[in-house]
RNA sequence: CGCAAGAUCCUGCCUAAUUCCGCGUCGCUCGGCGCGGAAGCGGGGGAACCGAUGGGACGGUGUCGAAGACCGUCCCAGGGGCGAAUCGGGCCCCAGCAUCUCGGCCCGUAGCGCCGCUCUUUCGGCGCGAGCCCGUCAGCUAACUCCGCAGGCUCGAGAAAGAGAGGCU
Numbered sequence: 001c002g003c004a005a006g007a008u009c010c011u012g013c014c015u016a017a018u019u020c021c022g023c024g025u026c027g028c029u030c031g032g033c034g035c036g037g038a039a040g041c042g043g044g045g046g047a048a049c050c051g052a053u054g055g056g057a058c059g060g061u062g063u064c065g066a067a068g069a070c071c072g073u074c075c076c077a078g079g080g081g082c083g084a085a086u087c088g089g090g091c092c093c094c095a096g097c098a099u100c101u102c103g104g105c106c107c108g109u110a111g112c113g114c115c116g117c118u119c120u121u122u123c124g125g126c127g128c129g130a131g132c133c134c135g136u137c138a139g140c141u142a143a144c145u146c147c148g149c150a151g152g153c154u155c156g157a158g159a160a161a162g163a164g165a166g167g168c169u
Base pairs, nucleotide, nucleotide: 005169006168009167010166011165012153013152014151018039019038020037021036022035023034024033025032026031040149041148042147043146044145045144050139053077054076055075056074057073058072059071060070061069078137079134080133081132082131087108088107089106090105091104092103111128112127113126114125115124117164118163119162120161121160122159123158
């Protein structure tokens, strides 16, 4: 290095967030931190082609009459990115009243995740449903180009069936 076997054994989670190398440093190894590099992974911008905003009011076409749809006029509104993290409802807050925005709380919800290696199926249980950024600009997008690889959590840890990977011996 390859092949084979193993009754029994081992494998944490979210996320792109990983692995390796060199130098320095924490006295050394391990491990951590800093700088640089490689691989891998993730994301943004960016042609052609294609595509191209939403809401409201009024009028028209249409119809037996309407609705929907389409057309016209007017009015209102910035838009976008990361991420699962959207959308709806109720209550509260201002200055006397009303309403709306912002904000706070609650309920539900699109969506996402967990139950300790991975995947599939069935059953059961639980949680999240945030936050931040760009600054009037962004559809898609070959070439090209820019950026990121932070951070946080867990403490015994469901059932059944099947398939498989790595470690270890």